[in-house]
Context: one part of a larger RNA
RNA sequence: UUAGGUUUAAAGGGUACGUAGGCGGGGAAUUAAGUCAGUGGUGAAAUCUUGCAGCUUAACUGUAACACUGCCAUUGAUACUGGUUCCCUUGAGUAUAGGCGAAGUGGGCGGAAUAUAACAUGUAGCGGUGAAAUGCUUAGAUAUGUUAUAGAACACCGAUUGCGAAGGCAGCUCACUAGACUAUUACUGACGCUGAUGUACGAAAGCGUGGGUAGCGAACAGGAUUAGAUACCCUGGUAGUCCACGCCGUAAACGAUGAUUACUGGUUGUAUGCGAUACACUGUAUGCGACUGAGCGAAAGCAUUAAGUAAUCCACCUGGGGAGUACGUUCGCAAGAAUGAAACUC
Numbered sequence: 001u002u003a004g005g006u007u008u009a010a011a012g013g014g015u016a017c018g019u020a021g022g023c024g025g026g027g028a029a030u031u032a033a034g035u036c037a038g039u040g041g042u043g044a045a046a047u048c049u050u051g052c053a054g055c056u057u058a059a060c061u062g063u064a065a066c067a068c069u070g071c072c073a074u075u076g077a078u079a080c081u082g083g084u085u086c087c088c089u090u091g092a093g094u095a096u097a098g099g100c101g102a103a104g105u106g107g108g109c110g111g112a113a114u115a116u117a118a119c120a121u122g123u124a125g126c127g128g129u130g131a132a133a134u135g136c137u138u139a140g141a142u143a144u145g146u147u148a149u150a151g152a153a154c155a156c157c158g159a160u161u162g163c164g165a166a167g168g169c170a171g172c173u174c175a176c177u178a179g180a181c182u183a184u185u186a187c188u189g190a191c192g193c194u195g196a197u198g199u200a201c202g203a204a205a206g207c208g209u210g211g212g213u214a215g216c217g218a219a220c221a222g223g224a225u226u227a228g229a230u231a232c233c234c235u236g237g238u239a240g241u242c243c244a245c246g247c248c249g250u251a252a253a254c255g256a257u258g259a260u261u262a263c264u265g266g267u268u269g270u271a272u273g274c275g276a277u278a279c280a281c282u283g284u285a286u287g288c289g290a291c292u293g294a295g296c297g298a299a300a301g302c303a304u305u306a307a308g309u310a311a312u313c314c315a316c317c318u319g320g321g322g323a324g325u326a327c328g329u330u331c332g333c334a335a336g337a338a339u340g341a342a343a344c345u346c
Stems, first nucleotide, its partner, number of pairs: 003318004007300002012314001014201004021194003025088007033081002035077008049065006091191001092188003095184004100179001103177007110154001114150008125136002162169002206247006215241002220236004258313006265292010295302002319346003328339004
C1' cells in the first nucleotide's frame, strides 16, 4: 500500500460547533468540463507478443502485423456526474399556539443534622473496640434543656424517572438564558450531511492569588494488631474538600458501541404532548426501558435506541515486550499534557 477490521480479541477522537475538502432531494431547459464514439497526427529504433521466412535445428536474423494501454487536435453523442438558468416541496429551517423538565447563570429564603460558645440541671465517668489503649473528664466532662454563632450538604418525594452535546444536573423561590417535543401546515425553497486543521466546553485530583473552614480528611502524630505492620481498626489532624477569579485538559471521559439518512417482525411498561372525553378503552408523535424472532456474531450476545440490510463523511488498528518510554517540537507557573520512535528481545 492493498485488504480486512474497530461492544468484549489491536482499534471510535471526552463532547460539540464549524473552515477547507468529500458527498448530496424532485422536474425542465441549456452547455458539453468529466464520460462515450469516429477521424487525423504523434507515440525513434531495438526489446515484448503473434504469423511467416532464413542459417540442418536452437540461440540468432529478417519481414509483416499487432502493440506502445499515452498525449494532442478535430467531428459527433448527451443517459449519468459537473457548470448555468428557471420551477417544485417531501429533506432542512422559520412563524404561531401549547404544555414539559434535578438544562444553565446570578440573587433571595428555609428547616433537619453537626460542631462550637454561654447559661441552667446534674455527678462520675465518657468515648472507642474483636478486645483494648491513646484521647476527653471533679478546673465538673458525657447526658438533658434554653439561647447564640458558623460552614457544608439538601432526608422523605425518588423511580429501570426526567433534562443536558458530553462532562454533568436534585431543598424552596425570583430574574435572565437556552432546548427538544406536540399541534396547525402558514412561510422560505435544498438553505442539507459529514468534517482534516481550528475554536469552545470538559469529572476528580492538582496549581496560582485572595477569602472561608462545621463535618470529612491524603500527609503527619499517637494507641492497638502483628514475627514485623511505614497497612487494615481506634484517637487526633494539616493540605484539600467550599467561594471568587485565573490555569490545568486528563479518567474504566464507558453503551468499553463516531455522526447522519433510509429500510426490515412481534409482545410489554413508562415520561411528555395531541385527538376524543364525565371517566375508561383505544389511536398517534417524540423520548426512556424490558422481553423474544428473522438476520448477524468466534461466542457471550445484539436485535426499529442493531452489533441486521444499505449509503455518505470523519477518526482509528495491523504480534507481545521495549513504551505511551527516549529524542525533538508545541502547550503549561509547575505537576505534567499532546505528538511519538528505534535498537534489542520473544
Predicted 3D model of a 346-nucleotide part of an RNA (small-subunit ribosomal RNA, central domain) from a metagenome. The RNAcentral record of the full RNA draws on SILVA.